[in-house]
């Protein structure tokens, strides 16, 4: 340099024939229980007062994009 794959909350990971994003788990915060802690149970946990916005970043197609297209950045693998 060329080719392919991957990129989603603090972490892992769903949603993929284009049609409710963040399910589910972990972690964290608050509470119950306990003498106290662990375990267990309950509630909360992206941003915003709200409307809305948010899928690495910037565009495009579409009524509608995590999903398709283009460019770009990062990581991994292969080829040279």
């Nucleotide at each position: 340099g060329c080719u392919g794959c991957u990129g989603u909350g603090g972490c892992g990971a769903a949603a993929u024939u284009g049609g409710c994003a963040g399910a589910c788990g972990c972690g964290c915060c608050g509470g119950a229980c306990u003498u106290a802690g662990g375990a267990u149970c309950c509630g909360g946990u992206c941003c915003g007062c709200a409307a809305g916005g948010g899928u690495g970043c910037a565009g495009g197609u579409u009524c509608g994009a995590c999903u398709c297209c283009u460019g770009u950045c990062a990581g991994c693998a292969g080829c040279a």